[in-house]
RNA sequence: GCCGAGGUAGCUCAAUGGCAGAGCAGCUGUUUCGUAAAUAGCAGGUUGUGGGUUCGAGCCCCAUCCUCGGCUCCA
Numbered sequence: 001g002c003c004g005a006g007g008u009a010g011c012u013c014a015a016u017g018g019c020a021g022a023g024c025a026g027c028u029g030u031u032u033c034g035u036a037a038a039u040a041g042c043a044g045g046u047u048g049u050g051g052g053u054u055c056g057a058g059c060c061c062c063a064u065c066c067u068c069g070g071c072u073c074c075a
Stems, first nucleotide, its partner, number of pairs: 001071007010024004018055001026042005048064005
């Protein structure tokens, strides 16, 4: 330099153009002599960044940054 995969909640990951979700973690309640466990609930998001298409974009298009993998060239 070229090709491919990926970037979404604190972490691991979903979401076939139509309300952004789950598990774990966190907080609160119940339970217990107390803790853990169990259970009910709550909170947590600029979907890497900037544009575009569309009635509507995490999803499609363009540019760009970062991570991982592969290929190639050079002194």
The RNA shown here (transfer RNA) has 75 nucleotides and comes from a Candidatus Limnocylindrales bacterium.
The RNAcentral record of the sequence draws on ENA and MGnify.
Lineage of the source: Bacteria > Bacillati > Chloroflexota > Candidatus Limnocylindria > Candidatus Limnocylindrales.
Its Rfam family is "tRNA".
Model confidence (mean pLDDT): 81 of 100.